Description
A computed fold for a 75-nucleotide RNA from Desulfitobacterium dehalogenans, annotated as c-di-GMP-I riboswitch aptamer. The coordinates come from a structure-prediction model, not an experiment, and the mean pLDDT is 88. Rfam family: c-di-GMP-I riboswitch aptamer. Rfam 15.1 lists 5,092 matches to the family in 1,772 species. The source organism's lineage runs through Bacteria, Bacillota, Clostridia, Eubacteriales and Desulfitobacterium. Of the family's consensus pairs, 94% are formed in the model.

RNA sequence: UUGGUCUAAAGGCAGUGGCGCAAAGUCGCAGGGUCUAAGGCGCUCAGAAAGCGCUAGGAUAGCUUGGUUGCUAAA
Repeated sequence: UUGGUCUAAAGGCAGUGGCGCAAAGUCGCAGGGUCUAAGGCGCUCAGAAAGCGCUAGGAUAGCUUGGUUGCUAAA
C1' cells in the first nucleotide's frame, strides 16, 4: 500500500507489498506534540432530529525529548 477483521473514530491485528531504520528494536504508567470525539458539556433549532464548538479516560514509538536493550567505528 492493500483485500480481511476489530473499532464510534483515530487507529490496531494477522496477511500482502513498497520506501527505509548505525535504533525508525522497546517503553504511551516519563514529558511534549499530533490525530480522533464514542461519552460528557455548551450553542443553534419548533424539535427527540440534524448541525457546530470544546473536551481523552481513546490513539500515535517511522513526530520529538527521554529511559532501556542492541548495532557500527575509533581509542